Predicted 3D model of a 71-nucleotide RNA (transfer RNA) from Elusimicrobia bacterium RIFCSPHIGHO2_01_FULL_64_10. Its mean pLDDT, the model's own confidence on a scale to 100, is 84. Rfam family: tRNA. Gene Ontology term of the family: triplet codon-amino acid adaptor activity.
This record gives sequence, C1' cells and structure tokens, in this order.
RNA sequence: GCGGGUGUGGUUCAAUGGUAGAAUGCGACCUUGCCAAGGUCGAGACGGCGGUUCGAUUCCGCUCACCCGCU
Repeated sequence: GCGGGUGUGGUUCAAUGGUAGAAUGCGACCUUGCCAAGGUCGAGACGGCGGUUCGAUUCCGCUCACCCGCU
C1' cells in the first nucleotide's frame, strides 16, 4: 500500500428498515438480628460524518479504532 471482518449500556452479547433488549455490574427499596443469597423498581448504549428512505442499529459511501490475510 491492497483486500476482508468487527464496532450496541461499565462488561459480555441479541435485535434481517417501524417503541433498542437480555445477562452481569451499579443505585434505591423489600426481606434478614448482621452479612450473603433472594425479590421489586430505577439510571445507563447503536464508533464518527454524510447519503438513500415516510422511517436507518439495520442498506450505501467516506472516515476512525481493533483483528486477520496479501504485498
């Protein structure tokens, strides 16, 4: 330099164009003589910039980061 892949709460992962979810972690409360465990509720995310579309996490382009291959 060229090609391919991945990017979503703190972390690990879902979601094939129509309200972004789960587990775990975190906070509050309940439960308990205390802790742990358990229960209820809550906060928290689509790498960035554009394009297509009535509507984009999803499709397209560029870009950034990481991984793999080629040179």